[in-house]
Context: one part of a larger RNA
RNA sequence: UCCGGCGAGUUACUGUCGACGGCAUGGUUAAAGCCUUAAGGGCUGAAGCCUCAGGGAAACCGAGUCUGAAUAGGGCGAAUUUUGUCGGCGGCGGUAGACGCGAAACCCGGUGAUCUACCCAUGGGCAGGUUGAAGCGCGGGUAAGACUGCGUGGAGGACCGAACUCACUAAUAUUGAAAAAUUAGGGGAUGACCCGUGGGGAGGAGUAAAAGUCUAAUCAAACCGGGAGAUAGCUCGUUCUCUCCGAAAUAACUUUAGGGUUAGCCUUGAGCCAUUGCGUCAUGGGGGUAGAGCUACUGAGCUGGUUUGGGGCCCUUCCCAGGGUACCCUGCCUAUCCAAACUCCGAAUACCAUGACGUUUACCUCAGGAGUUAGUCCAUGCGGGAGAAGCUGCAUGGUCGAGAGGGAAACAACCCAGAUCGCCUGCUAAGGUCCCAAAAAUUUGCUGAGUCACAAAGGAUGUCUGAAUACUGUGACAGCCGGGAUGUUGGCUUAGAAGCAGCCACCAUUUAAAAAGUGCGUAAUAGCUUACCGGUCGAGUAUUCUGGCACCAAUAAUGAACGGGAGUAAGCAAAUUGCCGAAGCAGCGGGCUCGUCUUUGACGAGCGGUAGGAGAGCGUCCUGAAUGCAUCGAAGCGAUACCGUGAGGAUUCGUGGAGCGUUCAGGAGUGAUUAUGCCGGA
Numbered sequence: 001u002c003c004g005g006c007g008a009g010u011u012a013c014u015g016u017c018g019a020c021g022g023c024a025u026g027g028u029u030a031a032a033g034c035c036u037u038a039a040g041g042g043c044u045g046a047a048g049c050c051u052c053a054g055g056g057a058a059a060c061c062g063a064g065u066c067u068g069a070a071u072a073g074g075g076c077g078a079a080u081u082u083u084g085u086c087g088g089c090g091g092c093g094g095u096a097g098a099c100g101c102g103a104a105a106c107c108c109g110g111u112g113a114u115c116u117a118c119c120c121a122u123g124g125g126c127a128g129g130u131u132g133a134a135g136c137g138c139g140g141g142u143a144a145g146a147c148u149g150c151g152u153g154g155a156g157g158a159c160c161g162a163a164c165u166c167a168c169u170a171a172u173a174u175u176g177a178a179a180a181a182u183u184a185g186g187g188g189a190u191g192a193c194c195c196g197u198g199g200g201g202a203g204g205a206g207u208a209a210a211a212g213u214c215u216a217a218u219c220a221a222a223c224c225g226g227g228a229g230a231u232a233g234c235u236c237g238u239u240c241u242c243u244c245c246g247a248a249a250u251a252a253c254u255u256u257a258g259g260g261u262u263a264g265c266c267u268u269g270a271g272c273c274a275u276u277g278c279g280u281c282a283u284g285g286g287g288g289u290a291g292a293g294c295u296a297c298u299g300a301g302c303u304g305g306u307u308u309g310g311g312g313c314c315c316u317u318c319c320c321a322g323g324g325u326a327c328c329c330u331g332c333c334u335a336u337c338c339a340a341a342c343u344c345c346g347a348a349u350a351c352c353a354u355g356a357c358g359u360u361u362a363c364c365u366c367a368g369g370a371g372u373u374a375g376u377c378c379a380u381g382c383g384g385g386a387g388a389a390g391c392u393g394c395a396u397g398g399u400c401g402a403g404a405g406g407g408a409a410a411c412a413a414c415c416c417a418g419a420u421c422g423c424c425u426g427c428u429a430a431g432g433u434c435c436c437a438a439a440a441a442u443u444u445g446c447u448g449a450g451u452c453a454c455a456a457a458g459g460a461u462g463u464c465u466g467a468a469u470a471c472u473g474u475g476a477c478a479g480c481c482g483g484g485a486u487g488u489u490g491g492c493u494u495a496g497a498a499g500c501a502g503c504c505a506c507c508a509u510u511u512a513a514a515a516a517g518u519g520c521g522u523a524a525u526a527g528c529u530u531a532c533c534g535g536u537c538g539a540g541u542a543u544u545c546u547g548g549c550a551c552c553a554a555u556a557a558u559g560a561a562c563g564g565g566a567g568u569a570a571g572c573a574a575a576u577u578g579c580c581g582a583a584g585c586a587g588c589g590g591g592c593u594c595g596u597c598u599u600u601g602a603c604g605a606g607c608g609g610u611a612g613g614a615g616a617g618c619g620u621c622c623u624g625a626a627u628g629c630a631u632c633g634a635a636g637c638g639a640u641a642c643c644g645u646g647a648g649g650a651u652u653c654g655u656g657g658a659g660c661g662u663u664c665a666g667g668a669g670u671g672a673u674u675a676u677g678c679c680g681g682a
Stems, first nucleotide, its partner, number of pairs: 001682006011096008020087005026050003032044005054061002064076004099237002102234001106227006118200008126191001128160003131156001135152006164188003168185005203219001205215002240617006250263005264372002266369006276362001277359009291345001292343002298339002301336001304333003309329003312325004375400001377398008405416003420590004425586003431580003434565003440577007452567001458552002462549003466545006479536005485509003490504003515530001519528002591607007618671001620668010636655004642649002
């Protein structure tokens, strides 16, 4: 992992609601007793319970009562007609383990120190080798010592190293040979050493050279049994079918935030039929948002002016005072201009009311049952963030959630469109129409980049369209040829300054024209060149702007930016007419739900669906009644193109070898692909 079997809303009491049944001149018996039959009934039994009257905390009073001083007012009742009770059944609640499995833990009583830690008693073990303390002896030495030499001696948590013991390193092993080992090395090895036997103390306790270590492969509180089915706002699982409707992810409160309670939204039943709901139109309203505006306020930014006022600085001044100001604040005028917490203004929507029309109970009320209270993305209006986020918090709408189908290559949330079932029918939507792959052509432009088929600021004689201004057959623009002069080397400055370092001025003359000089250049001159003029040439030229399509900018890690092929249209823009294209719409046929009616049918409306509500059924086992089948072959098992919308049900053949159906009624240990489910097997 697979197969088979087992495996989860039960039962008791109680409350409440519903449909059903009995009785109602209220209903009902409990214990108990009597009778009876073969396991249950029948009869008796009014004690009790509910109801028939309420109000008050109560005493108590009573169609009233309580409050109150009250005969007031008010509360709850009575009245005008409201039922009640008992039973089994069904939904839900409560108390119980209460749908099933699951803790870690807590408490009580016991069992453990044959493992291990420590202690007590009593025993045992330690090859061999090395070192050579004290003491002692003899010698030297001393007054005696000290000291010293040589021996002897045999100390030591001494040395090397087996047994023994430990476990530092590495490899192996890691479904092991082994629930801690093996192999090769390593440490201690007369000691705080190692080991045997007997004994001691234990669970908030022991023991501990202390690691929260060890206390029988279990230790930050052992194990076994019990309280016990502890509790689990948590996770997982929860078993047949079809039909109708169908949510929520919000608000308030919560030691509350992944849980609840109430409301909202769903469902079922009953009531209600009008100043109800919903939609459209019209009319009447209030508003202060979008926008706009501010010489209309409050503030903010900013231009110019000013004989507003104040200050600073400068000049003048004994003082008084005066003058200047490219400075600052403030007032006024003027121009421009900003605001969620500004408004002289001011929409669209939305909301309220009234009327008409449409819809036709959709609204609302009561009662039973829920689920939901983690939402998501998209569009729009806003807040937070960075005018970030597949970010976060609101609002309005939509989708998904709970929605299949077509399109977007693939793609919950985008576009189209809401799947009752069948059909080798038709028409369309979005989107497409060269091939993959259903369907296309025509017309006019644009693009030349494979742009199309990711991207910006910025850049550029790309190209097309439109516009403006200037020059232009009295000859423009570009090129070529020629001229480009004189006072003068302008003045100053300077070593020099001659058009061309710098400062000032920028005149005049001759001219077709020619700067007190555009750039290069020289130490300064010189030289080249430009403006400007003439000639040649012969038709447009220059600058700017609007719009379309292109170009560069363009750089990331396996190769990836039309889905691919390919395409110069099969790209882009505009237009026309076709076609394809979905579970949409239509056609034909069938089923179901609801409604209406002329009711054994016709017509109309409908039938996506998670949580969830409501309804109708299938099957298993057992019981009772009725009725059947079976050794001429029951159940079970294998096969089977049949029937039913489905759960399912038949038929026949084989196998098998003794029981089994059908209908009605009743009762449940009643339905399993999933619980790291349990047991067995593969």
The prediction has a mean pLDDT of 85. Large-subunit ribosomal RNA, domain II from Planctomyces sp., 682 nucleotides, folded computationally. The RNAcentral record of the full RNA draws on ENA.